Context: one part of a larger RNA
This record gives sequence, C1' cells and structure tokens, in this order.
RNA sequence: GGAUGAACGCUGGCGGUCUGCUUAACACAUGCAAGUCGAACGGGCGCAGCAAUGCGCUAGUGGCGGACGGGUGAGUAACGCGUGAGAAUCUGCCUUCAGGAUGGGGACAACAGGGGGAAACCGCUGCUAAGACCCGAUGUGCUGUGGGGUCAAACCUACAGUGAAAGAUUUAUCGCCUGGAGAUGAGCUCGCGUCCGAUUAGUUAGUUGGUAGGGUAAAAGCCUACCAAGACGGCGAUCGGUAGCUGGUCUGAGAGGACGAUCAGCCACACUGGGACUGAGACACGGCCCAGACUCCUACGGGAGGCAGCAGUGGGGAAUUUUCCGCAAUGGGCGAAAGCCUGACGGAGCAAGACCGCGUGGGGGACGAAGGCUCUUGGGUUGUAAACCCCUUUUCUCAAGGAAGAAAUCAAUGACGGUACUUGAGGAAUCAGCAUCGGCUAACUCCGUGCCAGCAGCCGCGGUAAGACGGAGGAUGCAAGCGUUAUCC
Repeated sequence: GGAUGAACGCUGGCGGUCUGCUUAACACAUGCAAGUCGAACGGGCGCAGCAAUGCGCUAGUGGCGGACGGGUGAGUAACGCGUGAGAAUCUGCCUUCAGGAUGGGGACAACAGGGGGAAACCGCUGCUAAGACCCGAUGUGCUGUGGGGUCAAACCUACAGUGAAAGAUUUAUCGCCUGGAGAUGAGCUCGCGUCCGAUUAGUUAGUUGGUAGGGUAAAAGCCUACCAAGACGGCGAUCGGUAGCUGGUCUGAGAGGACGAUCAGCCACACUGGGACUGAGACACGGCCCAGACUCCUACGGGAGGCAGCAGUGGGGAAUUUUCCGCAAUGGGCGAAAGCCUGACGGAGCAAGACCGCGUGGGGGACGAAGGCUCUUGGGUUGUAAACCCCUUUUCUCAAGGAAGAAAUCAAUGACGGUACUUGAGGAAUCAGCAUCGGCUAACUCCGUGCCAGCAGCCGCGGUAAGACGGAGGAUGCAAGCGUUAUCC
C1' cells in the first nucleotide's frame, strides 16, 4: 500500500447492487417450512330435488411425493475431495421399440356395537370396496442342462423348472404388465495430488494372501470356516495435533504466500449413540425402534418432544436483521385438468457492513467589512470566504400522470407498488465531518502546564518561552465518511 462476513470511537443526506452469528453442532416459547389425488375405493356429512340423481367437503383404504428443495461444518488426513482411468452393477418418473393385459378367491380399515384409559391411545365382536392382497393360466424374461457357433465370448436353438398384469373417466385419453435400448441419477475399484510434529520408529491377527461357502444391485476378508505367514514402514508406516475438500478469494510484476464468508460442485451430519423397516432410491433433518442426557404433561399407572428449515427468544460474544408480503414471476410435489401446497423463490423491512454513483450549489463580488487569531501597532491571516448582485433546481417538498416484469391459444392474472420513471410548481432552499500538523510524513504559531498532567507506530517528547502534552487560531489529508484495533499478503 492492498484486503476483510469485521468490531469500536466521533460523525452521518440520497440512490443502485450486494452482504449480514466468524462465538455455544448451546438450550429453545410461538407460528409457519410437504403435501396432493374423489378421474383408484367403500363410507360419512352438507346443499338442491318428491324421487332418481346431481354438486361440494372429506376421516379412512390406496397411489405418487415426503431420499428433492432448505440448513449446518460437529466429525473426517479419508478414494473424503480434485483430476485421470476402469469393470463386476442398479436406476421410480421421462423418451423409444416389441409383446401382453385371461379365469377366480379371501380379507382388512373406515363404519356399527360394546369396552379399557386422566391422556396418548388401545383391545374385542360384526359388516364392506378397490388400481390394496392372494391363487391359477399364458409368456419374448430368468435359472439349469444339451446342441450349434467362437481362441473365449456375444449370438442361435431344444428341453425342464420358475415366474406378470388394473383399471378409470366427461370416450378424447390417462393408466397397468413383461422385455430391449436410451437418457438421467447413483453405487464400486485404481493411478496421481491433498496440513504440522521424529521431543511419535516400529505397526498389524481378519491382519496379508489362498480355497470353500455365505452375502450384495455389484468386484472384494465384505462375512464365516480351514490353510499358508504374510502385509505396511526412513520415498516417514503407526501415533499425536489441526482441518470439511474444490471451483475459487485476497495479495503479489511473477514465482509464491494466506484463506475456503456469500455463489457453484462434491462430502458429512440432523439432541447423543446404535439399529433396521419401507422403498427405484434412506439406514431417512420436520419417519420408526432401542438406550442415554435434557425439557414438558400426568389422575403417578403412564405419556410427549428435538429450529445445524424461515422468522423469533434466552445465553455466549467486540459483533451479525423482521415472530413482514406474495405464490404475480422462476422452479419443485401431486393432479386428466381446474387447482392445491411450496419461509425454495420473488420481494419489502433493518444495518454507512461493503462497492459504485450523486448531492450539500454555480458565476460575480474589496489592495480586502465586522469578529477571531497574531503582532514589531505598520501590519499579517482567516479571505472571494461572508455580506451583496445574478443564475440554476441535481437533490428536497407538494401535485398530476404512471410502467416493463405477463408467458403459457381467447380472456383473466403483479406481492413488489401508485414503486421506478415522466411532467409541473416552489424555494439556495433540507444535508460535513473525521484524523493529523517534531522526523519518517503533506501541514505552525500563541496560551496553559512544568519529568507533573500527559503523548507515543519507531526514533523519542515533557524538569519555566514545548512546532511532540492540553486548548485556541491557522494549515494539511481524506470525505458521508474519517480514524483506531484485529487478521492476511
């Protein structure tokens, strides 16, 4: 000098664009943050109707989604990440191709009845529907065996076994099953790279390899049994400390050094520890079970909870915002659609926290007012500064008009917002501070003080004329900021 997610002191006019718990992965009141489908199903309720029936709402069964989106950085020195390669895999929804959808059955919720419990909730009896569940049939599939083919496969073929399906409607379609291919996503393996310490030198028994079996979507000590005795290490194993990694950011001429907020990719975590279930996908933030700590309710028998989602509270701290508006846009879930949901997101609010831009007026105006300061009483300086004259209206106030963002076939649809912007009127009107002035380092005098009070980044100032302390006048530098502190280069 540059930089910061900064803080503190003094000061503070506006706009745009960003950013905003770096500390206690501390504890959390309250509200909201994941639902949707009645065009899968049987009920129930309401409305209309004499009725048939129609419309609407929905607790339950069922489907899809709650594995995305959002948060955090605790753990992790690791195939975690980055980069490059690889083979033994899976992939709901989507696209495409081929084929198929046949015959039956029994339940369980809801509901009704009758109970238990303070509650959470839970039994018992009875009835019932489905695209829920089950059985049979068929089958390109899969498994095994044989044949052909091949170096080996791929592939072709025969037999045996096994094993699918579901309908709905407003009749347009949307679904369902099986297989192939694609796309997307995911799992796995390997080469190389990835902080400090040797005042850590030896480490390792599922350990290293093999065989057999199990297991997985899939290779593998992944697991088990048996066998062998290996495997790693001075090119730093093991141990200890620290740490999410990267694209990048800051600095620097570069090489390098430091960092990893915001944004983007990957990983890990969801009160702490463990576990599986469901599912295409989880060992699952707002699912389940067990244990623990904590908090709450209780009729003391027993129950409920998890903000590292958005706001917000307490606490910690030098320090970090509203318990706001809207689904109008973009995107997501469900739905045939209308639509519903969406603290993702779009916006507004708060904060000079950062960057950028603008303003606080412009021109004229005295050998120069007053006042201040200084002084050798002549003067000098503040200073064209003011007054005064002329002008302008960026800003400001008021008034009038008033968007784009809206597209999806017509129509309708804007939270922001009567915002941005435009026009008119008014009046210089509404707006300047902070630090420094001994040298480094731009800027000097007077008074006070008297090694005191104090200053100080370094050198150093202060003990009676201090350009270094305190005040004043003046000056210098930056400016809605200026200084200080902390940290990095």
Small-subunit ribosomal RNA, 5' domain from an uncultured cyanobacterium, 489 nucleotides, folded computationally. Its Rfam family is "Bacterial small subunit ribosomal RNA". Gene Ontology terms of the family: ribosome and structural constituent of ribosome. RNAcentral holds the full RNA, with entries from ENA, Greengenes and SILVA. The coordinates come from a structure-prediction model, not an experiment, and the mean pLDDT is 85.